[in-house]
Context: one part of a larger RNA
Molecule: small-subunit ribosomal RNA, 5' domain
Organism: biocrust metagenome
C1' cells in the first nucleotide's frame, strides 16, 4: 500500500446499489412462515326456491386425492467417494411429453353422525348407520413378470358438460428430469503417530435392496493395507470463486450459484415414486400446564426475547411482479419473493455555492516593533439554486383485468446563499512550525527515540500539511 460481514474514538448533509450475530448447533413469551380441490364422496348447520318428492347456495369439521421430501435456515458433525473433474454399469423415477392396449361385472369396510361412557384436560372407549375417485374377489391381458417352454401370475373408476367433448383411472414402451451405486485422479497439519486389521481380505452358496457389493449370513482359503506414510491424533463443511500479487505464490471458502450435512441430544421404523425443520414412536436433558392420576413443546424459517459478545436490523407492508402448492376454473395458500424500515457497514456520485473584490478592514498569533501572517480570506457588489422549503403535474415495472412499493421515481413553477465539515497529522522515516505551559512531572510513541528551565517529539494556541462525510485507531490476511 490493497482488502475486511469488521468493531472502537472523534464526527456527520442526501442519493443509488449492495450487505448486516463472525461469538452460545445456547435457551426461548408472541403471531405468521403449507396448503388445497364441492369438477372424488357422505354428513351438519344457515339462508332461498319448493310442484312438498326434493332442489339451489353459503359455511364448517370428516373421508378421499395431490401437495407437505421443493422453498427457506444453519455448519454442528464429517479428513469421507463428503466435495471437484473425468469415467463407469448392476438400477429406481410422482407430476409433464410420445407412443401402444383397455377402462367388462361384482362384493366390503370405516370416518363423520348418532347413542352410551371414562377423563381436570389432552384425550379415548362402546354400541349402531352410511358414500365414494376407499378396500377386496372375479372377468380380460396388446403387454409385463415368473417359467422345466407345457403353462402359471397381474389391472382399471370414476366426475363434469352435454350435439362434439373435457378432465381423470390401468397395463406397458420411450424420452425428459431428478435421484440412488461404484472407479481414476486432485485438494489441511502432526512420525515426539510406524505398525494396522477378525467381516478382517478373497471364494462358493444365500439372504436382502430398486440396484452392484462383507451390506448381512453359513461354510472354505489365509489373505488385505503401509516409509508413495497405513494406523492414530489434531484442525475443517468442499467447490465456483474472493483479496492480494507483474507473475509463481499465499491466505481465505461472508453475500451470490452447485453440492453435502443437520435439524433439542441419540437410535427407530412408518407412509409414499422419492423422507422427514414447522409427521410419527422410544429413550435422555430441559421448559410448561395438572384435580398428581397424567399430559404438552422444540425458531439452525421470517420478525421479536433473553443471554453471550467488541458486534450485527422492523414482532413492517404486499402477493402487484417472478417462482411455487392444490384446483377444469374463479381462485386460496406461500415471511419463497417483491418492497419499505433500521445501520456511514462497504463501493460509487453529488452538495455544504460560483464570479469580482485591498486603505491588505477587525479580530487572532508571531515580531528584530519596522513589519510579517492569518488573506480574497470576510465584509461588499452581482449570479446561480445541484441540494432544501411550498405547490402542480405524474410514469416504467401489466401482454384483458388487477401496483404492496407510491402519489415514489421523475417533470414544472415559486423562495432564499439559503439547510450541510469534519478528522488526522506537522522529531526523521513523512508532507507540515512558531509562541505559551510544563519540567524525565504532567505525558507521547508503528521503529529509532523525545520530556531533568528557551521542548518544530508532552500540553494549549496561532499556522501549516493530509483526506473528506468521513477520519483516525485496533484486529485479520496478501
Nucleotide at each position: 500500500g490493497g482488502a475486511c460481514g469488521a468493531a472502537c474514538g472523534c464526527u456527520g448533509g442526501c442519493g443509488g446499489c449492495g450487505u448486516g450475530c463472525c461469538u452460545a448447533a445456547u435457551g426461548c413469551a408472541u403471531g405468521c412462515a403449507a396448503g388445497u380441490c364441492g369438477c372424488a364422496c357422505g354428513c351438519a348447520g344457515u339462508g332461498c326456491c319448493u310442484u312438498c318428492g326434493g332442489g339451489c347456495a353459503c359455511u364448517g369439521a370428516g373421508u378421499g386425492g395431490c401437495g407437505c421430501a421443493c422453498g427457506g435456515c444453519u455448519g454442528a458433525g464429517g479428513a469421507a467417494c463428503a466435495c471437484g473433474u473425468g469415467g463407469g454399469a448392476a438400477u429406481c423415477u410422482a407430476c409433464c411429453c410420445u407412443c401402444c392396449a383397455g377402462u367388462g361385472g361384482g362384493g366390503g369396510a370405516u370416518a363423520a353422525c348418532g347413542u352410551g361412557g371414562c377423563g381436570a384436560a389432552a384425550g379415548c372407549c362402546u354400541c349402531g348407520c352410511u358414500a365414494a375417485u376407499c378396500c377386496c374377489g372375479c372377468a380380460u391381458a396388446c403387454g409385463c413378470u415368473u417359467u422345466u417352454c407345457g403353462a402359471a401370475g397381474c389391472a382399471a373408476a370414476g366426475c363434469c358438460c352435454u350435439u362434439g367433448g373435457g378432465c381423470g383411472c390401468u397395463g406397458g414402451a420411450g424420452a425428459a428430469u431428478g435421484a440412488g451405486c461404484c472407479c481414476g485422479c486432485g485438494g489441511c497439519c502432526c512420525a515426539u503417530c510406524a505398525g494396522g486389521u477378525a467381516g478382517u481380505u478373497g471364494g462358493c452358496g444365500g439372504g436382502g435392496u430398486a440396484a452392484u457389493g462383507g451390506c448381512c449370513c453359513a461354510c472354505c482359503a489365509a489373505g488385505c493395507c503401509c516409509g508413495u506414510g497405513a494406523c492414530g491424533g489434531g484442525u475443517c463443511g468442499c467447490u465456483g470463486g474472493u483479496c492480494u500479487g507483474a507473475g509463481a505464490g499465499g491466505a481465505c471458502g461472508a453475500c451470490c450459484a452447485g453440492c453435502c450435512a443437520g435439524a433439542c441430544u441419540g437410535g427407530g421404523a412408518c407412509u409414499g415414486a422419492g423422507a422427514a425443520c414447522g409427521g410419527c414412536c422410544c429413550a435422555g436433558a430441559c421448559u410448561c400446564c395438572u384435580a398428581c392420576g397424567g399430559g404438552a413443546g422444540g425458531c439452525a424459517g421470517c420478525a421479536g426475547c433473553a443471554a453471550g459478545g467488541a458486534a450485527u436490523u422492523u414482532u413492517c407492508g404486499g402477493c402487484a411482479a417472478u417462482g411455487g402448492g392444490c384446483g377444469c376454473a374463479a381462485g386460496c395458500c406461500u415471511g419463497a419473493c417483491c418492497g419499505a424500515g433500521c445501520a456511514a457497514c462497504g463501493c460509487c456520485g453529488c452538495g455544504u455555492g460560483c464570479a469580482g473584490g485591498a486603505u491588505g478592514a477587525c479580530g487572532g498569533c508571531c515580531u528584530u516593533c519596522g513589519g510579517g501572517u492569518u488573506g480574497u480570506a470576510a465584509a461588499c457588489u452581482g449570479c446561480u439554486u445541484u441540494u432544501u422549503g411550498g405547490g402542480g403535474g405524474g410514469a416504467u415495472g401489466a401482454u384483458a383485468c388487477a401496483g404492496a412499493c407510491c402519489g415514489u421515481a421523475c417533470c414544472c413553477c415559486c423562495g432564499g446563499a439559503a439547510u450541510a465539515a469534519g478528522c488526522c497529522c506537522c522529531g526523521g522515516c513523512u508532507a507540515a512550525c512558531u509562541c505559551u505551559g510544563u519540567g524525565c512531572c504532567a505525558g507521547c510513541a508503528g521503529c529509532c527515540g523525545c520530556g531533568g528551565u528557551a521542548a518544530u517529539a508532552c500540553a494549549g494556541a496561532g499556522g501549516g500539511g493530509g483526506c473528506a462525510a468521513g477520519c483516525g485507531u485496533u484486529g485479520u490476511c496478501c